[in-house]
RNA sequence: GUCGGGGUAGUACAACGGUAGUACGCCACCCUCAUGAGGUGGAGGUUGUGGGUUCAAAUCCCACCUCCGACA
Numbered sequence: 001g002u003c004g005g006g007g008u009a010g011u012a013c014a015a016c017g018g019u020a021g022u023a024c025g026c027c028a029c030c031c032u033c034a035u036g037a038g039g040u041g042g043a044g045g046u047u048g049u050g051g052g053u054u055c056a057a058a059u060c061c062c063a064c065c066u067c068c069g070a071c072a
Base pairs, nucleotide, nucleotide: 001071002070003069004068005067006066007065010024011023012022013021018055026042027041028040029039030038048064049063050062051061052060
């Protein structure tokens, strides 16, 4: 340089163009001798950035940033 894949909660990942979820972690409570295990509830997100298409975009299109891989 060319091509491909990825970027969503603290972490790992989901999500036919139509309410952004799950697990772990975190907080509170229950249980307990106990800060562990178990149970219930809760908080936490400008979906990498900027534009475009659309009634409606995490999702489609374009550019850019960044990470990984292949080729040269």

Annotation: This is a predicted structure of a 72-nucleotide RNA (transfer RNA) from a Nanobdellota archaeon. The sequence was found in a public genome assembly. It matches the Rfam family "tRNA". The family's RNA type in Rfam is transfer RNA. The source organism's lineage runs through Archaea, Nanobdellati and Nanobdellota. Its mean pLDDT, the model's own confidence on a scale to 100, is 84.